A computed fold for a 355-nucleotide part of an RNA from a wastewater metagenome, annotated as large-subunit ribosomal RNA, domain IV.
Context: one part of a larger RNA
RNA sequence: CCCUCGUUAAGGAACUCGGCAAAAUGGCCCCGUAACUUAGGGAUAAGGGGCGCCCCGGUAGGGUGUAGGGCCACACGCCCGAAGCCUGAGGGGGCCGCAGUGAAACGGCCCGAGCGACUGUUUACCACAAACACAGGUCUCUGCUAAGUCGCAAGACGAAGUAUAGGGGCUGACGCCUGCCCAGUGCCGGAAGGUUAAGGGGAGGGCUUAGCGGCAACGCGAAGGUCUGAACCGAAGCCCCGGUGAACGGCGGCCGUAACUAUAACGGUCCUAAGGUAGCGAAAUUCCUUGUCGGGUAAGUUCCGACCUGCACGAAUGGCGUAACGACUUGGGCGCUGUCUCAACGAGGGACUCG
Numbered sequence: 001c002c003c004u005c006g007u008u009a010a011g012g013a014a015c016u017c018g019g020c021a022a023a024a025u026g027g028c029c030c031c032g033u034a035a036c037u038u039a040g041g042g043a044u045a046a047g048g049g050g051c052g053c054c055c056c057g058g059u060a061g062g063g064u065g066u067a068g069g070g071c072c073a074c075a076c077g078c079c080c081g082a083a084g085c086c087u088g089a090g091g092g093g094g095c096c097g098c099a100g101u102g103a104a105a106c107g108g109c110c111c112g113a114g115c116g117a118c119u120g121u122u123u124a125c126c127a128c129a130a131a132c133a134c135a136g137g138u139c140u141c142u143g144c145u146a147a148g149u150c151g152c153a154a155g156a157c158g159a160a161g162u163a164u165a166g167g168g169g170c171u172g173a174c175g176c177c178u179g180c181c182c183a184g185u186g187c188c189g190g191a192a193g194g195u196u197a198a199g200g201g202g203a204g205g206g207c208u209u210a211g212c213g214g215c216a217a218c219g220c221g222a223a224g225g226u227c228u229g230a231a232c233c234g235a236a237g238c239c240c241c242g243g244u245g246a247a248c249g250g251c252g253g254c255c256g257u258a259a260c261u262a263u264a265a266c267g268g269u270c271c272u273a274a275g276g277u278a279g280c281g282a283a284a285u286u287c288c289u290u291g292u293c294g295g296g297u298a299a300g301u302u303c304c305g306a307c308c309u310g311c312a313c314g315a316a317u318g319g320c321g322u323a324a325c326g327a328c329u330u331g332g333g334c335g336c337u338g339u340c341u342c343a344a345c346g347a348g349g350g351a352c353u354c355g
Stems, first nucleotide, its partner, number of pairs: 001350008010341002014339001019336001027051005036041001038173001052095005061087004068080004096100001108334007115326002120132002136171007148157003174321004179251003184248002186244005193239003199233002204228005211220003252270005279313001280310001291307005
């Protein structure tokens, strides 16, 4: 010097990203307990007091219950109850120590805020969370050989279920709510018109040639065969017409205006499918920003309450609240301490020396 542990004057978080770690609290009985609340809770809230041993005395009381007694419908019973056994306060008196849950086991507490309702689940081996799940809500599909899923199939699950059921999506207890836009995309419905495949249909055309014409080259060319092939008839889909947002999603700009100023209830204009309602707001979201004001501190980029200029909140990719809960995050306080001022001493084990 290192590891593990013990103690420490005065101070008591000045340490530090942060009270990390440590200290403190601690059991049982009694008293006493606030806001808030979903009336259950919050609660071991908080905050106090007692606790050993000896004697009265294993006392009062309680349990069980023998003997006995009482009731009685005379038996199946019920009640009281010496003794014995078990349990057992409260009170009075006394004793000792610094200390009586004498060791050990054995909650620190309070106030404010964020997130998630909660108990649960998770990255086996760096993340336990505000992530996942969750009851509850809602949309949608599915009429049973269900939809959906696995399989080439047979077949199986769904389900020996049947719409109060089953599958899928989103949201996520509860409370108050959930605005506007259907132009685009998706989905659902529609079928008049446009477009449109295979197929049907065959107008027409090419090749071939018996024959005919021609001196010949060559030309024409029936039937048949073969290659092709226009019109026309052809669904769904798409176009089209509607609907639909707890479907994917979206939810404006400029200029002016009130008898101080400032601001603009008001007006004008452009654009849009429609221009963000309620609620919330420098927020897990605010760049400028340590915004401004207030609170807390001697001093506060954090925190809390406001304001609203929302770079770039906003309503089931839910909005705003919310008791209870949380090894979550954040601010403050009390208690307590070697975290620190600032270190010291001690114990055991290393380091070091010898072997």